[in-house]
RNA sequence: CCAGAUGACCGGGCGGUCGCGGGACAUCGCAAGAUGCUCGAGGAAAGUCCGGGCUCCACGGCAAUAUGGCGGCGGGUAACGCCCGCCGGGGGUGACCCCAGGGAUAGCGCCACAGAAAGCAAACCGCCUUGCGUGCAAGGUAAGGGUGAAAGGGUGCGGUAAGAGCGCACCGCGUCUCCGGUAACGGCGACGGCACGGCAAGCCCCGCCAGGAGCAAAACCGAAUAGGAACGGCGCGUAGGGGAAACCUUACAGGGCAUUGCCGCCCCAGACCGUUCGGGUAGGUUGCGUGAGCCGUCCGGCAACGGUCGGCCAAGAGGAAUGAUCGCCACGGUCGCAAGAUCGUACAGAACCCGGCUUACAGGUCAUCUGGUCCU
Numbered sequence: 001c002c003a004g005a006u007g008a009c010c011g012g013g014c015g016g017u018c019g020c021g022g023g024a025c026a027u028c029g030c031a032a033g034a035u036g037c038u039c040g041a042g043g044a045a046a047g048u049c050c051g052g053g054c055u056c057c058a059c060g061g062c063a064a065u066a067u068g069g070c071g072g073c074g075g076g077u078a079a080c081g082c083c084c085g086c087c088g089g090g091g092g093u094g095a096c097c098c099c100a101g102g103g104a105u106a107g108c109g110c111c112a113c114a115g116a117a118a119g120c121a122a123a124c125c126g127c128c129u130u131g132c133g134u135g136c137a138a139g140g141u142a143a144g145g146g147u148g149a150a151a152g153g154g155u156g157c158g159g160u161a162a163g164a165g166c167g168c169a170c171c172g173c174g175u176c177u178c179c180g181g182u183a184a185c186g187g188c189g190a191c192g193g194c195a196c197g198g199c200a201a202g203c204c205c206c207g208c209c210a211g212g213a214g215c216a217a218a219a220c221c222g223a224a225u226a227g228g229a230a231c232g233g234c235g236c237g238u239a240g241g242g243g244a245a246a247c248c249u250u251a252c253a254g255g256g257c258a259u260u261g262c263c264g265c266c267c268c269a270g271a272c273c274g275u276u277c278g279g280g281u282a283g284g285u286u287g288c289g290u291g292a293g294c295c296g297u298c299c300g301g302c303a304a305c306g307g308u309c310g311g312c313c314a315a316g317a318g319g320a321a322u323g324a325u326c327g328c329c330a331c332g333g334u335c336g337c338a339a340g341a342u343c344g345u346a347c348a349g350a351a352c353c354c355g356g357c358u359u360a361c362a363g364g365u366c367a368u369c370u371g372g373u374c375c376u
């Protein structure tokens, strides 16, 4: 210098003018408010996918079942499906990256197409033996060919008619002892002739975890109107029918619906009137930002992270604010021979809060490391 890996960070800058939202600040004002001062989006505020705080509801304890989720080991954490370290497997020359990474001798199921055969294996070609009518039949054979994602251990030597773990050596696999490691697991050795194909992001089995709803949660204050309760006011009449009575029913009178007339409705024992009380609605306040908080120092730890000390307070809400413009500069696009002109600044945007994950993102910076090339 080129190509790459990992981690961290920025994501237009400075100044002027005007404007918008918040403020428990200052001055003026009786107040409304005015002026000044001060604070005012993000690394993802997003998706709402996990885990929590907080709130209400439900709930006697334990166990089991169902449903859902998770799944190597150890650690971190308030907790997690997150993070760190390690183990195993796979990829890369390498830095490094990827893995739904428990169980396939509990059982069931599936393995398309191709292929002779896809699971108590199988004979299509080939090879070997026998027979004869000499290119066919019978038998043997999983070493070779072919198919497939996958063909019942691999390589070599022996063996054999040809072959075959049939025998042997090494590798693989399984079981066991010992050693190392907290563990996952690794290593040495012995034994076993290979029995045990794959799929659990098919059912299933094992282990672990899990009450439900969500700030439109929830708490407090609380009109008008309608409805409820208590007390008081007013009122409970006459006649007929049924019935033993209680009571039912009809008519009239009476009362109420603000008043009068008409119509209608209701009551006839509670319609109506008054007072008081309690629940709820509109509305208001709280929840709502001092918090698993941020920054720095030192200590412990490989790390995630934990602790000590110091400093800081930094949007709050309503669906609505967080902007516009000018000058200089940076970067990018277009035009131009040039000088320059002009347009633009990625993705996006709070609304109860926090820890994660995932997704989007123009351009740029830093640190460590890897491979290659060149120079000293």
Stems, first nucleotide, its partner, number of pairs: 001372010012329007020040004025036004042347001046358002049356005054214004067210005072086005087101001088099004102205002107203002109199003124145002126141007153171006172194001173192004178187003218286004228277006234270001237252006254267004293312004298307003330345006

Background
This is a predicted structure of a 376-nucleotide RNA (Bacterial RNase P class A) from Asticcacaulis sp. Rfam family: Bacterial RNase P class A. Rfam's curators write: Ribonuclease P (RNase P) is a ubiquitous endoribonuclease, found in archaea, bacteria and eukarya as well as chloroplasts and mitochondria. The family's RNA type in Rfam is ribozyme. Its mean pLDDT, the model's own confidence on a scale to 100, is 77. RNAcentral holds the sequence, with entries from ENA.